[in-house]
């Protein structure tokens, strides 16, 4: 330094103001928010070269950089298997069938971007205008309450043995 195993910690934000109404943070006007990894013509600082102890420029790695480009996570449905429970048949054991919960794993569903500018090149930069957001509850919810003191993509640190 590399891949592996294990442990610990961390790991999501947001309706202010107004209208209608018996009732709405749910409708209407307006407001607000943006998980994780990747990708980079951007930003920042640094080192080397360069130079006049400078600047431009070149090179290098570091750091940061997309809600709507690629993928992942959460959510819903479902197949197989495992475990546990229940029911039915059998006198019991056993076994079979049905069914529920949980776990593992596979599959399906799973949102949304254009225009202009710059440039050799833009899906990522600059400017502008748009658009999107699981399930259950409730006056119709991205923002409230709930499953959730849950799960989680992953991030950081440590231990171990191997090369």
């Nucleotide at each position: 330094u590399a891949a592996g195993a294990c442990c610990u910690u961390c790991g999501g934000g947001g309706c202010a103001g107004g209208g209608u109404g018996a009732a709405a943070u749910u409708c209407c006007c307006u407001a607000c928010c943006g998980g994780c990894g990747g990708u980079a013509u951007g930003g920042c600082a640094c080192a080397g070269c360069g130079u006049a102890u400078a600047a431009a420029g070149c090179u290098g790695g570091g750091u940061u950089g997309a809600g709507c480009c690629c993928g992942c996570g959460a959510g819903u449905c479902u197949g197989c298997c495992a475990u546990u429970g229940a029911u039915u048949g059998c006198u019991u054991c056993u076994u079979a069938a049905u069914u529920a919960a949980u776990g593992c794993u596979g599959g399906a569903c799973a949102g949304a971007u254009u225009c202009g500018g710059u440039g050799a090149g833009a899906a990522g930069c600059c400017g502008a205008a748009g658009c999107c957001g699981a399930c259950g509850g409730u006056a119709u919810a991205g923002u409230c309450c709930g499953g959730a003191u849950g799960g989680g993509a992953g991030a950081a640190g440590g231990u171990u043995a191997u090369a």
Overview
Predicted 3D model of a 163-nucleotide RNA (FMN riboswitch aptamer (RFN element)) from Dictyobacter kobayashii. RNAcentral holds the sequence, with entries from Rfam. The prediction has a mean pLDDT of 76. Of the family's consensus pairs, 100% are formed in the model. NCBI's taxonomy places the organism under Bacteria, Bacillati, Chloroflexota, Dictyobacteraceae, Dictyobacter.